[in-house]
RNA sequence: GGUUCUGUAGCGCAGCGGUAGCACGCCCGGUUGUCAGCCGGGAGGUCGCGGGUUCGAUCCCCGUCAGAACCG
Numbered sequence: 001g002g003u004u005c006u007g008u009a010g011c012g013c014a015g016c017g018g019u020a021g022c023a024c025g026c027c028c029g030g031u032u033g034u035c036a037g038c039c040g041g042g043a044g045g046u047c048g049c050g051g052g053u054u055c056g057a058u059c060c061c062c063g064u065c066a067g068a069a070c071c072g
Base pairs, nucleotide, nucleotide: 001071002070003069004068005067006066007065010024012022013021018055026042027041028040029039030038031037048064049063050062051061052060
């Protein structure tokens, strides 16, 4: 330098055109003599960044940044 893959909540991941969810963690409450565990509820995300297509984009297209694998 080329090709491909990955980038979504604090961490790990799902979602692949109809407006974002799961688990863990965190906060509150219940249960318990206390803690843990369990049960219920809640907060938390410009979906790496910029642009395009579309009525509508996490999803499709282009560029770009970061990481990984392979090739040279």
This is a predicted structure of a 72-nucleotide RNA (transfer RNA) from a Nocardioidaceae bacterium. It matches the Rfam family "tRNA". Rfam classes the family as a transfer RNA. The organism belongs to Nocardioidaceae, within Bacteria.